A computed fold for a 359-nucleotide RNA from a Fidelibacterota bacterium, annotated as Bacterial RNase P class A. NCBI's taxonomy places the organism under Bacteria, Pseudomonadati, Fidelibacterota. The sequence is in RNAcentral, with records from ENA. The coordinates come from a structure-prediction model, not an experiment, and the mean pLDDT is 75. Of the family's consensus pairs, 97% are formed in the model.
RNA sequence: CAGGUACGUUGGGUAACCGCUUCUGGCCUGCCGGAGGGUAAGCCGGAGGAGGAAAGUCCGAGCACCGCAGGACAGGGUGCCCCGUAACGCGGGGAGGAUGCAAGUCCAUGGAAAGUGCAACAGAAACUAUACCGCCCCGCCAUUGGCGGAGUAAGGGUGAAAAGGUGGUGUAAGCGACCACCAGCUCCGGGGGCGAUCCCGGAGGCUUGUAAACCCCACCCGGUGCAAGAUCAAGUAAGUCCCGAGACGUGGUCCGCGUCAUUUCAAGGGAUGGGUGGAUCGCUCGAUCCCGACGGUAACGUCGGGACCAGAUGAAUGGUUACUGAUAACAGAACUCGGCUUAUAGACGGACCUGAAUU
Numbered sequence: 001c002a003g004g005u006a007c008g009u010u011g012g013g014u015a016a017c018c019g020c021u022u023c024u025g026g027c028c029u030g031c032c033g034g035a036g037g038g039u040a041a042g043c044c045g046g047a048g049g050a051g052g053a054a055a056g057u058c059c060g061a062g063c064a065c066c067g068c069a070g071g072a073c074a075g076g077g078u079g080c081c082c083c084g085u086a087a088c089g090c091g092g093g094g095a096g097g098a099u100g101c102a103a104g105u106c107c108a109u110g111g112a113a114a115g116u117g118c119a120a121c122a123g124a125a126a127c128u129a130u131a132c133c134g135c136c137c138c139g140c141c142a143u144u145g146g147c148g149g150a151g152u153a154a155g156g157g158u159g160a161a162a163a164g165g166u167g168g169u170g171u172a173a174g175c176g177a178c179c180a181c182c183a184g185c186u187c188c189g190g191g192g193g194c195g196a197u198c199c200c201g202g203a204g205g206c207u208u209g210u211a212a213a214c215c216c217c218a219c220c221c222g223g224u225g226c227a228a229g230a231u232c233a234a235g236u237a238a239g240u241c242c243c244g245a246g247a248c249g250u251g252g253u254c255c256g257c258g259u260c261a262u263u264u265c266a267a268g269g270g271a272u273g274g275g276u277g278g279a280u281c282g283c284u285c286g287a288u289c290c291c292g293a294c295g296g297u298a299a300c301g302u303c304g305g306g307a308c309c310a311g312a313u314g315a316a317u318g319g320u321u322a323c324u325g326a327u328a329a330c331a332g333a334a335c336u337c338g339g340c341u342u343a344u345a346g347a348c349g350g351a352c353c354u355g356a357a358u359u
Stems, first nucleotide, its partner, number of pairs: 001355005007349004012324007020049008029040004051330001055341002058339005063225004070255004075221005080094005095109001096107004110216002115214002117210003132156002134152002137149005164182006183207002185204008229281004239272005246260004288307008
């Protein structure tokens, strides 16, 4: 210098003027109150006012209510190990596998030796197998051949995948039938590691794939979401319908549980209906943010110091001008956090790998 890998930061700036919204200081006026005071309007000021994803609402929590959120079943989720965390399906580090020259990247990665199912097309056959060609044996016809029968998975051919591979013994020919070596698997022993697992030795002829197919194993899961819910105000009448000695209540079912009713009267319960659909709280100080030190490979943790940073409810966060800049991307809170995923123009920073050149 060129190409690449994995990250981090930023996401227009400055000024003036005019607005919007939340909070707040002062002045003044009205109303309420005996008063302290409260409340409403006006005027003059002051302070704060979207994001790295506020998004998708996909996971995990807090918080709130429902019936103690209890038992069984059904259903769902997760799935190598260790660590981190309030928790997680998230993150960090590692093991194994795949891939790349490398930096690195990717993997739902428990069990196929519990059982069941499936394996398109092709192929004889897709797993206690099968005989298309070939090989070998027998019989008959017959003579380098044909027909029939039996054996055979070594060879050919098919396929993504063909009964583990190579060589030998054996055999009519063959076969893990037997033997040696090699690859894997299971079991046993020894060693390293917290562990996944790795290394060494031995034994067993055990050897297709598939579990984001059923299934098995281990662990986890009650439901609904701030329109949760609480308080005040208002309303809860008639009528109609349903269940009925029971009715209703969260979740898919049952049990258990709670509320109302229960000795024969039809009680009781539910739905609909009409009516209110206003105000206040919940609501933003929080597993919060910034800086530093220490511990840890890291995720992260501990300690010290500092900061207060939207809270609306038809719902604010904007507009104009000037300068600058490159015509500035994706996009906007709605109870709150931690993650993941997706969208994102441009600018900046250091690290690492490969190649080339120069010294």